């Protein structure tokens, strides 16, 4: 780069000593102790892993028939069809926690783009973007 996923969830203690929620603007937390390292805990389920289901998923094998082409040993290539145990992908449930992540506000709310409401004005509210996390590639 690209996919997907972000209104659910889950916090204690030690050290340390002012900053911290990405950015900007708001608004919030923080000395009744932030950032940060440590240790115990817990939350979730992308990957990984295990099982169970798939009458309609996918590819391969093996079985028949064809066509071609070489060759005379018989096999090779393409295609169609059947069938269904395993295995495999692949979708789905559940299980479990190996790699990873996360445990203050909805990604804390805006921010650009289109709408509906209101309208002195400040705004409410849909949707989509665009940044951002986080996973997997």
């Nucleotide at each position: 780069c690209u996919c997907a996923u972000c209104c659910a969830g889950a916090g204690g203690g030690g050290c340390a000593g002012a900053g911290g929620g990405a950015c900007c603007g708001g608004c919030c937390c923080g000395a009744c102790g932030a950032a940060g390292c440590c240790c115990c805990g817990g939350c979730a389920a992308c990957c990984g892993c295990g099982u169970g289901c798939g009458a309609a998923g996918c590819a391969a094998u093996c079985c028949g028939c064809g066509u071609c082409a070489g060759u005379u040993c018989u096999c090779g290539a393409c295609g169609c069809g059947a069938g269904g145990c395993c295995c495999g992908c692949c979708g789905u449930a559940c299980g479990a926690a190996g790699g990873u992540g996360c445990c203050a506000a909805c990604u804390c709310c805006g921010g650009c783009c289109c709408g509906g409401c209101a309208c002195a004005a400040c705004g409410c509210u849909g949707g989509g973007a665009a940044a951002g996390a986080u996973g997997a590639g």
Predicted 3D model of a 137-nucleotide RNA (SAM riboswitch aptamer (S box leader)) from a soil metagenome. The coordinates come from a structure-prediction model, not an experiment, and the mean pLDDT is 77. The sequence is in RNAcentral, with records from MGnify.